[in-house]
A computed fold for a 71-nucleotide RNA from Candidatus Giovannonibacteria bacterium RIFCSPHIGHO2_02_43_16, annotated as transfer RNA. It was read from a public genome assembly. Its mean pLDDT, the model's own confidence on a scale to 100, is 81. NCBI's taxonomy places the organism under Bacteria, Bacteria candidate phyla, Candidatus Giovannoniibacteriota. It matches the Rfam family "tRNA". It is annotated as a transfer RNA. Rfam describes the family as follows. Transfer RNA (tRNA) molecules are approximately 80 nucleotides in length.
């Protein structure tokens, strides 16, 4: 180069085109003599541009990183 897969909180992972959610971590608090453990509550994200839609993480186009084949 050509074909395929993949890109979503700090990191792993859901999400029929209609609220972006769990988890583990980070923060504040319980609980305890301390601290772990546990419990409550915060926290924080859709690679990038554009196009279809009332409505886009999800459909369509171009890009960019990246995995794997193939030359």
């Nucleotide at each position: 180069u050509g074909c395929g897969g993949g890109g979503u909180c700090g990191u792993c992972u859901a999400a029929u085109g209609g609220u972006a959610g769990g988890a583990c971590g980070c923060g504040c608090g319980g609980c305890u003599c301390u601290g772990a453990a546990c419990c409550g509550c915060g926290u924080a994200a859709u690679c990038c541009u554009g196009g279809u839609u009332c409505g886009a993480g999800u459909c369509c186009a171009g890009g960019c990183c990246u995995c794997g084949c193939a030359g």